[in-house]
Context: one part of a larger RNA
RNA sequence: GAUUGAACGCUGGCGGAAUGCUUUACACAUGCAAGUCGAACGGGGUUGAAGGGCUUGCUCUUCAAUCUAGUGGCGAACGGGUGAGUAAUACAUCGGAACGUGUCCCGUAGUGGGGGAUAACGCAGCGAAAGCUGUGCUAAUACCGCAUAUGCCCCGAGGGGGAAAGCAGGGGAUCUUCGGACCUUGCGCUAUGGGAGCGGCCGAUGUCGGAUUAGCUAGUUGGUGGGGUAAAGGCCUACCAAGGCGACGAUCCGUAGCUGGUCUGAGAGGAUGAUCAGCCACACUGGAACUGAGACACGGUCCAGACUCCUACGGGAGGCAGCAGUGGGGAAUUUUGGACAAUGGGCGAAAGCCUGAUCCAGCCAUUCCGCGUGAGUGAAGAAGGCCUUCGGGUUGUAAAGCUCUUUCAGCAGGGAAGAAACGGUCACGGCUAAUACCUGUGACUAAUGACGGUACCUGAAGAAGAAGCACCGGCUAACUACGUGCCAGCAGCCGCGGUAAUACGUAGGGUGCGAGCGUUAAUC
Repeated sequence: GAUUGAACGCUGGCGGAAUGCUUUACACAUGCAAGUCGAACGGGGUUGAAGGGCUUGCUCUUCAAUCUAGUGGCGAACGGGUGAGUAAUACAUCGGAACGUGUCCCGUAGUGGGGGAUAACGCAGCGAAAGCUGUGCUAAUACCGCAUAUGCCCCGAGGGGGAAAGCAGGGGAUCUUCGGACCUUGCGCUAUGGGAGCGGCCGAUGUCGGAUUAGCUAGUUGGUGGGGUAAAGGCCUACCAAGGCGACGAUCCGUAGCUGGUCUGAGAGGAUGAUCAGCCACACUGGAACUGAGACACGGUCCAGACUCCUACGGGAGGCAGCAGUGGGGAAUUUUGGACAAUGGGCGAAAGCCUGAUCCAGCCAUUCCGCGUGAGUGAAGAAGGCCUUCGGGUUGUAAAGCUCUUUCAGCAGGGAAGAAACGGUCACGGCUAAUACCUGUGACUAAUGACGGUACCUGAAGAAGAAGCACCGGCUAACUACGUGCCAGCAGCCGCGGUAAUACGUAGGGUGCGAGCGUUAAUC
């Protein structure tokens, strides 16, 4: 000199953009943060309409709309947080072969015919609660056989094994038990091949300090058989051999998430890893598996432990390193805000619902950037202050006065872009028996904004509302007076102060930076 996720002191007008628990991976009250689908399914509630029973205000049936606890599907493995652990099961770069893959895309072949349950619900019961038990009924895209098998899997090459589910819209003939069959469209379902993207695995090179850590290692190193996995492999196991690593630093100890990057520097390098992006690890502590395409799963399950809470003392409940917020720690770090309008995600045919992701707003000079606090003129060089050799000098064109301007703030009026997709109408195509339905393209078009009456524009008024901080001995730009008297004090280094202190304190003046200035800490 540059820099910072900074803090502290004094001061503080406006706007834009960004950042904001670096410390206790300490403990957490409260609310919210993952749901959705009735076009998979049987029930139930509400409302309306029609009809019946009819005790005239109840009950039953059908239809329609809507809501929904439960079964079922998909999602919950993403998104969000944190950096405890980890010095290599990590990360970065470059390679590799023995793998998996829901949804998505492109193909191929199918989607036939049956069965038994179960939740909800009813009844009965236990418990303070959390919750649970028995019994009876019922549905499905839930579950299980059978059939079929282009391809698929196993094989001793003879053979053997294995699948599926429907739902919604529309309809001209024909049939009909009047439900529909049938045809067709869309979405699904099953098997299989390929792809995309994603993930698992292996190797090489690189990746902090300590030798006051020199030897380490028995599943250890390799082989064979077996097991296991989606997959190679001591990954596991039995047997056999005795190997493997190490001064090119093994092992041990300490420290640490890694990278793109960031800061600094002419560079080489040094330091660092907040925000943003990629990867990894973790989710009260330790362990384990289940489900699933994917987890050994932050807001899932089980076991153990510590802690907190409820209890009828028998037993139960919980996990903010999600967003806010609280206590504590600390020099120190924000609102228990708004909206799904946009972008994106989950579910759904869609309408839509959910989304503390996200987009916004709030707080803080924490940082960066921009603007303002007026401009011109004005010598009687006013008054006052300070100094003085008492002549004057300086503050100083500074002020006052005169002439102007009105950024920003405040007031009034107007007022965006971010929003066109989806939807509707029409036209032309595709599918089709079909001018239904569904769908593609094009034209026209209604609605939808948290921010926010915000940005921006215009108008009126009036210099009106807006300057401080540090320093002035040398380094280092900037000096005098008074007070003090080795005292009080200053100080980054040298050093000042013991009676004329440009070094302490105050004042006048000056210098530097300026909505900041200085100090402290840290890095180059």
Overview:
The part of an RNA shown here (small-subunit ribosomal RNA, 5' domain) has 524 nucleotides and comes from an uncultured bacterium. Model confidence (mean pLDDT): 86 of 100. The full RNA is in RNAcentral, with records from ENA, Greengenes and SILVA.